[in-house]
Molecule: transfer RNA
Organism: marine eukaryotic metagenome
RNA sequence: GGAAGUAGCUCAACGGUAGAGCGCCGGACUGUCUAUCCGGAGGCUGCGGGUUCAAAUCCCGUCUUUC
Numbered sequence: 001g002g003a004a005g006u007a008g009c010u011c012a013a014c015g016g017u018a019g020a021g022c023g024c025c026g027g028a029c030u031g032u033c034u035a036u037c038c039g040g041a042g043g044c045u046g047c048g049g050g051u052u053c054a055a056a057u058c059c060c061g062u063c064u065u066u067c
Base pairs, nucleotide, nucleotide: 001067002066003065004064005063008022009021010020011019016053024040025039026038027037028036046062047061048060049059050058
């Protein structure tokens, strides 16, 4: 100097209510388990400021990881 940081994990998300897959919890199904189906919980978007009616997104600083 470049890239990255968002749910437990892996990742999405034109400046306009933050989602998916897997996992987790409950239910249906099953003699049991798995699979399948239905529902649910779980996020101050690394941290601190700024711009804006409105910021995960734009700007500045900072921390961590990586090249």